Overview:
Predicted 3D model of a 1384-nucleotide RNA (small-subunit ribosomal RNA) from an uncultured Pseudomonadota bacterium. The coordinates come from a structure-prediction model, not an experiment, and the mean pLDDT is 86.

[in-house]
RNA sequence: GAGUUUGAUCCUGGCUCAGAUUGAACGCUGGCGGCAUGCCUUACACAUGCAAGUCGAACGGUAACGCGGGGCAACCUGGCGACGAGUGGCGAACGGGUGAGUAAUAUAUCGGAACGUGCCCAGUAGUGGGGGAUAGCCCGGCGAAAGCCGGAUUAAUACCGCAUACGACCUACGGGUGAAAGUGGGGGAUCGCAAGACCUCACGCUAAAGGAUGAGCCUACGUCGGAUUAGCUAGUUGGUAGGGUAACGGCCUACCAAGGCGACGAUCCGUAGCUGGUCUGAGAGGACGAUCAGCCACACUGGGACUGAGACACGGCCCAGACUCCUACGGGAGGCAGCAGUGGGGAAUAUUGCGCAAUGGGCGAAAGCCUGACGCAGCGACGCCGCGUGGGUGAUGAAGGCCUUCGGGUCGUAAAGCCCUGUCGGGAGGGACGAAAUCUUGCCGACCUAAUACGUCGGUGACUUGACGGUACCUCCAAAGGAAGCACCGGCUAACUCCGUGCCAGCAGCCGCGGUAAUACGGAGGGUGCAAGCGUUGUUCGGAAUCACUGGGCGUAAAGCGCGUGUAGGCGGCCUUUUAAGUCCGAUGUGAAAGCCCGGGGCUCACCCCCGGAAGUGCAUUGGAUACUGAAGGGCUGGAGUACCGGAGAGGAGGGUGGAAUUCCUGGUGUAGCAGUGAAAUGCGUAGAUAUCAGGAGGAAUACCGAUGGCGAAGGCAGGUCUCUGGGCUAUAACUGACGCUCAUGCACGAAAGCGUGGGGAGCAAACAGGAUUAGAUACCCUGGUAGUCCACGCCCUAAACGAUGUCGACUGGUUGUUGGGGGUUUGACACUCUCAGUAACGAAGCUAACGCGUGAAGUCGACCGCCUGGGGAGUACGGCCGCAAGGUUAAAACUCAAAGGAAUUGACGGGGACCCGCACAAGCGGUGGAUUAUGUGGAUUAAUUCGAUGCAACGCGAAAAACCUUACCUACCCUUGACAUGUCCGGAAGGCUGCUGAAAGGCGGCUGUGCCCGAAAGGGAACUGGAACACAGGUGCUGCAUGGCUGUCGUCAGCUCGUGUCGUGAGAUGUUGGGUUAAGUCCCGCAACGAGCGCAACCCUUGUCAUUAGUUGCUACAUUUAGUUGGGCACUCUAAUGAGACUGCCGGUGACAAACCGGAGGAAGGUGGGGAUGACGUCAAGUCCUCAUGGCCCUUAUGGGUAGGGCUUCACACGUAAUACAAUGGCGCGUACAGAGGGCUGCUAAGCCGCGAGGUAGAGCCAAUCCCUUAAAGCGCGUCGUAGUCCGGAUUGCAGUCUGCAACUCGACUGCAUGAAGUCGGAAUCGCUAGUAAUCGCGGAUCAGCAUGUCGCGGUGAAUACGUUCCCGGGCCUUGCACACAC
Repeated sequence: GAGUUUGAUCCUGGCUCAGAUUGAACGCUGGCGGCAUGCCUUACACAUGCAAGUCGAACGGUAACGCGGGGCAACCUGGCGACGAGUGGCGAACGGGUGAGUAAUAUAUCGGAACGUGCCCAGUAGUGGGGGAUAGCCCGGCGAAAGCCGGAUUAAUACCGCAUACGACCUACGGGUGAAAGUGGGGGAUCGCAAGACCUCACGCUAAAGGAUGAGCCUACGUCGGAUUAGCUAGUUGGUAGGGUAACGGCCUACCAAGGCGACGAUCCGUAGCUGGUCUGAGAGGACGAUCAGCCACACUGGGACUGAGACACGGCCCAGACUCCUACGGGAGGCAGCAGUGGGGAAUAUUGCGCAAUGGGCGAAAGCCUGACGCAGCGACGCCGCGUGGGUGAUGAAGGCCUUCGGGUCGUAAAGCCCUGUCGGGAGGGACGAAAUCUUGCCGACCUAAUACGUCGGUGACUUGACGGUACCUCCAAAGGAAGCACCGGCUAACUCCGUGCCAGCAGCCGCGGUAAUACGGAGGGUGCAAGCGUUGUUCGGAAUCACUGGGCGUAAAGCGCGUGUAGGCGGCCUUUUAAGUCCGAUGUGAAAGCCCGGGGCUCACCCCCGGAAGUGCAUUGGAUACUGAAGGGCUGGAGUACCGGAGAGGAGGGUGGAAUUCCUGGUGUAGCAGUGAAAUGCGUAGAUAUCAGGAGGAAUACCGAUGGCGAAGGCAGGUCUCUGGGCUAUAACUGACGCUCAUGCACGAAAGCGUGGGGAGCAAACAGGAUUAGAUACCCUGGUAGUCCACGCCCUAAACGAUGUCGACUGGUUGUUGGGGGUUUGACACUCUCAGUAACGAAGCUAACGCGUGAAGUCGACCGCCUGGGGAGUACGGCCGCAAGGUUAAAACUCAAAGGAAUUGACGGGGACCCGCACAAGCGGUGGAUUAUGUGGAUUAAUUCGAUGCAACGCGAAAAACCUUACCUACCCUUGACAUGUCCGGAAGGCUGCUGAAAGGCGGCUGUGCCCGAAAGGGAACUGGAACACAGGUGCUGCAUGGCUGUCGUCAGCUCGUGUCGUGAGAUGUUGGGUUAAGUCCCGCAACGAGCGCAACCCUUGUCAUUAGUUGCUACAUUUAGUUGGGCACUCUAAUGAGACUGCCGGUGACAAACCGGAGGAAGGUGGGGAUGACGUCAAGUCCUCAUGGCCCUUAUGGGUAGGGCUUCACACGUAAUACAAUGGCGCGUACAGAGGGCUGCUAAGCCGCGAGGUAGAGCCAAUCCCUUAAAGCGCGUCGUAGUCCGGAUUGCAGUCUGCAACUCGACUGCAUGAAGUCGGAAUCGCUAGUAAUCGCGGAUCAGCAUGUCGCGGUGAAUACGUUCCCGGGCCUUGCACACAC
């Protein structure tokens, strides 16, 4: 920096990721080289080999090897080179390993004094003269072995005396004590038989002081976690005297004293080697302490000393223990945390390699020997660094893969092809650096010396030495030939498509993917990132300001202790003097090397290595400065306190006291109820309640005043009065002179409830009982009622103990109210003004995530204390402390989640509020729900009963017509390029007539017949038809949750938005809210808004009035007729085109002078005149893949196509929608009047005739203002029926018919005769309608061969009611709450 809490936002806050890192491990893969690195686990056990020896120039010697000598030979001979074992010296205390222990006997840094130091360095003084042993060897003995014992002999640089003593040590200051070793080389003179003496050189030896090196000891300071470890300590702390040590010291002992350590964390528990450094980080920090370097500790476990300069000793000794091995059972041996290696453990860590060539170490005079230190090699991509796997050209953009919108795109210049190159690897040849020397030897010089010997030193030559290794490197040859993988591709995070799968398989670091179109699973193509590696897992730091020193917080997110007092501690007013502890500056020492950083240099570069510098923020010593802090002294009054005056108050404790009310008791009056609730009941009352009057008893609480008021540290405090008592305020400015602030631990107080003891008990009232409510009701409501509430004393110690705001101080605009006091002005009251201390409201700046706070701060600062670090688990468990108990306080972890949370925003919601509307209720009229029938649906049934629609918004819906067809379903029989489209080839025009078979489709035939265009003809072409093969057709198959289009619904509700501006960190707000008004976001006014868009309205159609124009088929005032029949006419009706008309325009009133509303006039019509069309942003994953279109999937001799028959019409039942009724406002019979709107040539069909009728016959007229459907019906007049299952009602059934149609069996409609069911107005519930409406009456159309109670239209007759908006339902606007947002 990012992701993740939300619908969205800001904040808080956790989780997660991107980076770096690693002694790593695992998965896949793997060409080369260099440099590094490799048991982190069992300080588990170890076979085998090696890892510490060396010196013959210390010694006696001679086991082995070689040389020499002697010997005839066997053999002898230490004479020589050398050397086993032994004596002796030095080393073995280094080097190498490991990290068990250790929280200080350690380590890092800085200092200190009381102490040793082999070998080494420089100087000083010496090195004389004697002695006795002992190993080895030899002999003997014991034992299985390891080993041991005895005897004899022998050497030394082994051991012991004597002498000497510059230093040294001891001392009573007189003195006393104590050393040594020789060996080798050379040699002229002298001596000696010789060895040698002697001289000289070298190396040794002794003594003492010094240096260097390296040890030992002491102080200071730093160094992990736990207080759920708070007290620890008897050699403990100190002293004296001894002992002991190399040395100080309780290190040890005796005696004396009673100290010592500890909240600045003793003691105890856990963990841990420490450091330079390493990793990370901007830094400060955090984590770590492999490799390299310094220190420490350890060496099977525990203990001990010996030797030695040095050890309490990894490859030494002794003892004990565990384990292993050998054994003759008596006894012995061993210690890989050295290098390899083995077993075991483990996710995991290498060769039983080469060499001392180099560097270093031990011994030695040296040569040299030894050296698993070390140098190399081997194994491992474990890490870092470097190189390669080819380069150029090459478009038919090949083949192939993948995708595709089928055009193409992409892999991709990639490949092939052509031309080159040669790193690495392979073959061949050459071939290092690392090597400097030492030794030996030649020459020169110097020193030593008697010496040209010897020896030493310097110079200059020669010879000699390589594990790695025939390696690095160089040259040549051939050949692109041998050399690329891994992870990822939803966001974070660079990189996308197809297929498979279908909440399965799986993925996943977090958020999260997967339920049939998955860029998230698996595969593929493509891409991205790294690359001999890439991923995963683990670790550490970072990001995390998420423990905050740098650098956080605590009103509401986690977080102020309930409140005070006060100890330690922290902090502290003004002036002045001294000091110099803190502080600041300089110098010196130190801060190992390596590492990091900088500059150079060497490996071809780099990693790496070498050289130099810087740095090392630290510590110590020292010189200076003196402002500030500290320390010490002196002073001051402003902080703080004291005193005096005044005054307010439910501040506290104790005593006595008053009235009102409740209850109870006694008595009187009085009678049937009282009480209680939403309604009741339990309860009380005729044994006299309630009510009322009088008297009495007892307990508790204190109306009014009373407040937004006062007091108190908080909890808290209220009748009045008395006594005692705390604190605060104002004023004066007398006194003290910093006496102050805060406060861990401590101490005091601390509501209510609760506990103990003893009182008291009126009312109230947990528990409890009863009555109700309820599905239940262990509750809410009611009737009772015990602890308790009250008092005294003693405990408990917690609260939303809240201002959710610690205490103290300083500073920073104001306004208003109120409590207490004081000052000024005023004659005084009132009032005004200033000020101090409280208490409220609003607000500037500022702060805050916002809300809000705002001189009483949550502002700006200072001092001190307390507390917080994701949610849950949990304020829980265990432990401690407190308590009589209840419990309190202190206070975790395992496990689990990716959130939990704060404030604000927009919605939705509320049995929240305010306002408004709608046939929403109410007021009415008529229905549904009961009956029968029709129709649709569910269910059941069936071979099939095709499919869809399902609350409103499915159910007389798709379907404006299922007998066949329709038809999608079932059964049976058939077809396979197909019933239909395009393309190719062949034949024939087409067509017409007809036979057999079959249920038909179909199958098998026969006869006839030629057209159009071009062309002279041959022939070709168009359309149609038959055949063949293949591309393809076809699908009412699936997905309406992949879609388009169309539709329903909220809702014809009044809403839904945008631009710019403004406000807000932001989501958003404003506008659109407010005051009026409207059917309306309709209009007006106001307003940080100003405008605009989609909706509203209007424009459109129709209807209502009039005018003009035009009169045929219409009309007819005139004439005429049976008749608008004819003539005339177009005034009227009507028709159909154009206009007019209505706009709150006018008047009055109301209103803000507005918008508008109310009333009125005129008018055919009056306030959108009536009706229709018209449906904003959106909601319901609403409906439809079966209208159509369409992605994907599926079928392809079938899920396609054809035919026949059946089914969609079934039927115990349930529901919806309708029709007809139940009758007299009626039925029936007779007579009679008046419409509108439509339709008509495959049609409507007149008159006439036939039939009881459906209908038949007949055919006039009409392509229709002409003819027909077409007699409208209710109505009106007259008659009849008389309240009944009827002269109501018509279902059902029988018979006989008519019509349509290939065909009425399943399964049509209608007619006549006969039959005559249920039904007497319908339970709960529920629907429609506000006027030409409901109700009622008939008529017509579409569909249609036929079939209408459905549906769409038309007119006739023609009501009732609306007080009103409390309630039910739905909706709109504002506001409020919210833990809801798939939104109750």